[in-house]
Molecule: FMN riboswitch aptamer (RFN element)
Organism: Micrococcales bacterium
RNA sequence: CAAGUUCUUCGGGGUCAGUGAAAAUCUGAGCCGGCGGUUAAAGUCCGCGACCCGACUAGCUGCUCGCAAGAGCAACGGCAAUCAAGGCAACUUGAGAACCGGGUUAGGCGGUUGAGCUGGUGAAAUUCCAGCACCGACGGUUAAAGUCCGGAUGGGAGAAGAACGAG
Numbered sequence: 001c002a003a004g005u006u007c008u009u010c011g012g013g014g015u016c017a018g019u020g021a022a023a024a025u026c027u028g029a030g031c032c033g034g035c036g037g038u039u040a041a042a043g044u045c046c047g048c049g050a051c052c053c054g055a056c057u058a059g060c061u062g063c064u065c066g067c068a069a070g071a072g073c074a075a076c077g078g079c080a081a082u083c084a085a086g087g088c089a090a091c092u093u094g095a096g097a098a099c100c101g102g103g104u105u106a107g108g109c110g111g112u113u114g115a116g117c118u119g120g121u122g123a124a125a126u127u128c129c130a131g132c133a134c135c136g137a138c139g140g141u142u143a144a145a146g147u148c149c150g151g152a153u154g155g156g157a158g159a160a161g162a163a164c165g166a167g
Base pairs, nucleotide, nucleotide: 001167004164005163006162007161008160009159010158015029016028017027018026030147031146032136033135034048035047036046037045043134044133052111053110054109056107057106058105059104060103061102062073063072064071065070076101077100078099082095083094084093085092086091116132117131118130119129120128138150139149140148
């Protein structure tokens, strides 16, 4: 100097007016921009994360998060032994651990996942400067949401630091 291991901390921003019975959702005008990379700085380039979907694997059978209070999803179906009730019996009804389906949580994998051009400067910029554009998960809501509320006190790309440290 350093592969790697363990741990700690950090890790998303943004609204007013008008109309109306009702809108932070419509209309008008505003405002906002996660992470890594890229010859030079990016919401629009390349990739990643978040949300959603799928099969698989594993745990549990309510699962998970949280110190707790509490919160999210689920709160269903089948069924052998056995038990109970009824019946002369065949059998019927109810219960029914485990199990199967289902559910839930985690993991990696796969899928899905929006939007930029022109000019200028320069060695180099779809990243800077100028101009004009464009985009934004899901659930909720007296009326349709990037901006309000919620899952989320969650997850997270990653960033910084500490200890150890192959070599």